The part of an RNA shown here (small-subunit ribosomal RNA, central domain) has 349 nucleotides and comes from Gluconobacter oxydans.
The full RNA is in RNAcentral, with records from ENA and SILVA.
Its mean pLDDT, the model's own confidence on a scale to 100, is 89.
NCBI's taxonomy places the organism under Bacteria, Pseudomonadota, Acetobacterales, Acetobacteraceae, Gluconobacter.
It matches the Rfam family "Bacterial small subunit ribosomal RNA". Rfam links the family to the GO terms structural constituent of ribosome and ribosome.
[in-house]
Context: one part of a larger RNA
RNA sequence: CUGGGCGUAAAGGGCGCGUAGGCGGUUGAUGCAGUCAGAUGUGAAAUCCCCGGGCUUAACCUGGGAACUGCAUUUGAGACGCAUUGACUAGAGGUCGAGAGAGGGUUGUGGAAUUCCCAGUGUAGAGGUGAAAUUCGUAGAUAUUGGGAAGAACACCGGUGGCGAAGGCGGCAACCUGGCUCGAUACUGACGCUGAGGCGCGAAAGCGUGGGGAGCAAACAGGAUUAGAUACCCUGGUAGUCCACGCUGUAAACGAUGUGUGCUGGAUGUUGGGUAACUUAGUUACUCAGUGUCGAAGCUAACGCGCUAAGCACACCGCCUGGGGAGUACGGCCGCAAGGUUGAAACUC
Numbered sequence: 001c002u003g004g005g006c007g008u009a010a011a012g013g014g015c016g017c018g019u020a021g022g023c024g025g026u027u028g029a030u031g032c033a034g035u036c037a038g039a040u041g042u043g044a045a046a047u048c049c050c051c052g053g054g055c056u057u058a059a060c061c062u063g064g065g066a067a068c069u070g071c072a073u074u075u076g077a078g079a080c081g082c083a084u085u086g087a088c089u090a091g092a093g094g095u096c097g098a099g100a101g102a103g104g105g106u107u108g109u110g111g112a113a114u115u116c117c118c119a120g121u122g123u124a125g126a127g128g129u130g131a132a133a134u135u136c137g138u139a140g141a142u143a144u145u146g147g148g149a150a151g152a153a154c155a156c157c158g159g160u161g162g163c164g165a166a167g168g169c170g171g172c173a174a175c176c177u178g179g180c181u182c183g184a185u186a187c188u189g190a191c192g193c194u195g196a197g198g199c200g201c202g203a204a205a206g207c208g209u210g211g212g213g214a215g216c217a218a219a220c221a222g223g224a225u226u227a228g229a230u231a232c233c234c235u236g237g238u239a240g241u242c243c244a245c246g247c248u249g250u251a252a253a254c255g256a257u258g259u260g261u262g263c264u265g266g267a268u269g270u271u272g273g274g275u276a277a278c279u280u281a282g283u284u285a286c287u288c289a290g291u292g293u294c295g296a297a298g299c300u301a302a303c304g305c306g307c308u309a310a311g312c313a314c315a316c317c318g319c320c321u322g323g324g325g326a327g328u329a330c331g332g333c334c335g336c337a338a339g340g341u342u343g344a345a346a347c348u349c
Base pairs, nucleotide, nucleotide: 004320005319006318007303008302012317014201015200016199017198021194022193023192025088026087027086028085029084030083031082032081034080035077036076037075038074039073040072041071042070049065050064051063052062053061054060091191092188093187094185095184096183097182098181099180103177104176105175106174107173108172109171110154114150115149116148117147118146119145120144121143125136126135162169163168206247207246208245209244210243211242215241216240220236221235222234223233258316259315260314261313262312263311266294267293268292269291270290271289272288273287274286275285276284277283278282298305299304322349323348324347331342332341333340334339
């Protein structure tokens, strides 16, 4: 390489858009450099294979045949495939009418809680723990009442509920805006799928500049615990957490399961629509799109998966090939840095 694989053994790219490329619905006509068939030429000899012959046999030598699966030219075929051209509507899109939603962005706004400040009442404790202590408090704390300020997060509703490609998204209102679903359709007519490179998005932490800073809290300090305690527990506490703009580009970025399409028994719950019937506060049946549970067949090493497949198939991409060394070194590219990405070998078992 071929092959075999990728939920958990090595292996699905974090996610999307999309270039080249690969692949591509039904039907007619025409052409044919793919494809198929025939003919001709060539495919040196030896070798290999078959039938013989020669050395006492064999190896070896040798005669004949077959073969040389290929290439070229030519004559045809026209199913498949391709090209050109015409038609179609089942894929895809459009139009119209409805619908659900923490989808995204901006601006505003609300109450509870927390901390701080001011004032009142009030007096000796409060806090914290397994128990304590550090800590706060007679300069009046804790508790309680009234007033004020600030920042961050949104209890209940809340749900294997919803939305989003993924990351993710939750008080309320307005504005701007993306996608999806259902029903109807007399429109377009294959416009599709995938996608190496590329481009964009991408939790948390981290970085730069400028704001902000209530609570929480790496680092740090102290108190405990302990043989020790650079921890777990406690009292404090700075970056950070928040906002704007820019960077970083990684995660157990997980369903550890790439995307798309078709096919293959059921049962039951739930979300959003639609249709029909009826004893119409609703119920039942059917149906489309999601989201769960259990399970036929089948698959699987087993666990399990099972119309949301890990079943049966097709198309395209990514990835794996013993453990360690090592996601390291070197080089390239990217980054302000931290580092990221690509990614070995010696050696060793």